[in-house]
RNA sequence: UCCCCCGUGGUCUAGUGGUUAUGAUGCCCCCCUAGUAAGGGGGUGAUCGCUGGUUCAAAUCCGGCCGGGGGAA
Numbered sequence: 001u002c003c004c005c006c007g008u009g010g011u012c013u014a015g016u017g018g019u020u021a022u023g024a025u026g027c028c029c030c031c032c033u034a035g036u037a038a039g040g041g042g043g044u045g046a047u048c049g050c051u052g053g054u055u056c057a058a059a060u061c062c063g064g065c066c067g068g069g070g071g072a073a
Stems, first nucleotide, its partner, number of pairs: 001072007010025003018056001026044006049065005
């Protein structure tokens, strides 16, 4: 320098044009228990790395940039 993959709640993750962005975990409250753990119920939190474009409509498609991983020279 070039090529490929990835970036979504605190953490991990699903979603590849249109429904309220999914689930787990964490955290908070309640039930259960003599108490703790386990278990059950409820709640909380992401404008989807940044920016511009395409579109009636973008986490999703396209350009640029940033960050992480891999490869070529």